Predicted 3D model of a 145-nucleotide RNA (FMN riboswitch aptamer (RFN element)) from Mesorhizobium hawassense. It was read from a public genome assembly, where an Rfam model found it. Rfam family: FMN riboswitch aptamer (RFN element). Rfam's curators write: The RFN element is a highly conserved domain that is found frequently in the 5'-untranslated regions of prokaryotic mRNAs that encode for flavin mononucleotide (FMN) biosynthesis and transport proteins. This element is a metabolite-dependent riboswitch that directly binds FMN in the absence of proteins. In Bacillus subtilis, the riboswitch most likely controls gene expression by causing premature transcription termination within the 5' untranslated region of the ribDEAHT operon and precluding access to the ribosome-binding site of ypaA mRNA.The FMN riboswitch structure, reported in present an FMN-bound six-stem junction, adopts a butterfly-like scaffold, stapled together by opposingly directed but nearly identically folded peripheral domains. Rfam links the family to the GO term FMN binding. Lineage of the source: Bacteria > Alphaproteobacteria > Hyphomicrobiales > Phyllobacteriaceae > Mesorhizobium. Model confidence (mean pLDDT): 77 of 100.
């Protein structure tokens, strides 16, 4: 100086069938999946006050990679460990038609996207870091009015 702090709990889904091959859940054909907050004209409930659900690709966030800082080793390239989250480089991807005052959100249709490392062969779906971290959600207590 100041209401908005402390603790705890929770917090990610998906390769099924076929083909090729010595070998593929990694390639090819078909299939399957969609974190968190916001927005929302659709849907539901209503004590008519309001409340609940509703976007992978609209806005923002998270993890991961990168980057930066410190420590250790190394002549060095670089390697190992700890930390930061502002730095924002990677951080992806949507169109058409319909309704309507209004929709990249509703309805119909088509399309597209998915960290890093590993692997008898290239991975959104397998294994690993991860019994980790975390956007955030909830509860209890506290504080303020």
């Nucleotide at each position: 100086u100041a209401a908005u702090g402390u603790u705890c709990u929770c917090a990610g889904g998906g390769c099924g069938g076929g083909g090729u091959g010595a070998a593929a859940g990694u390639c090819c054909c078909c299939a399957c999946c969609g974190g968190c907050g916001g927005u929302a004209a659709g849907g539901g409930u209503u004590u008519c006050g309001a409340c609940c659900c509703g976007a992978g690709c609209c806005c923002g966030c998270g993890a991961g990679c990168g980057c930066c800082u410190c420590c250790c080793g190394g002549c060095g390239a670089c390697g190992g460990g700890a930390g930061g989250g502002u730095c924002a480089g990677c951080a992806g991807a949507u169109c058409c038609g319909g309704u309507g005052c209004g929709a990249u959100u509703c309805c119909g249709g088509g399309g597209c996207c998915g960290a890093c490392g590993g692997u008898u062969a290239a991975a959104g779906u397998c294994c690993g870091g991860a019994u980790g971290g975390a956007a955030g959600a909830g509860a209890a207590c506290g504080a303020u009015c």